[in-house]
RNA sequence: UCCGAUAACGGCAAAUCCGUCGAAAGACGGAGACGCAAAGCUACGGGUCUAAGUUCCUUUGGGGAUAUGACCGCCGAGCCGCCGAAG
Numbered sequence: 001u002c003c004g005a006u007a008a009c010g011g012c013a014a015a016u017c018c019g020u021c022g023a024a025a026g027a028c029g030g031a032g033a034c035g036c037a038a039a040g041c042u043a044c045g046g047g048u049c050u051a052a053g054u055u056c057c058u059u060u061g062g063g064g065a066u067a068u069g070a071c072c073g074c075c076g077a078g079c080c081g082c083c084g085a086a087g
Stems, first nucleotide, its partner, number of pairs: 002087001003084002011036002016031006034073001040079003044076003047071003053066005
């Protein structure tokens, strides 16, 4: 350095419920643990979700397209980082 134990010190927290914010996706706080060795950070590439606004259609009920919104616990990439058995 690669690597990652039934190790140690610790860390994070899915679903669900409650509250707040938001048009929504979702975010934040509390409870809660399915999991995680980067489940730390960055929307940079791909992907996914939403559609307020814009726009198109409309039988006027609504429907379609669209990110400038969101997700890093989808996959990659970049940056930073705790511990140390075996190999």
Molecule: c-di-GMP-I-GGC riboswitch aptamer
Organism: uncultured Anaerolineales bacterium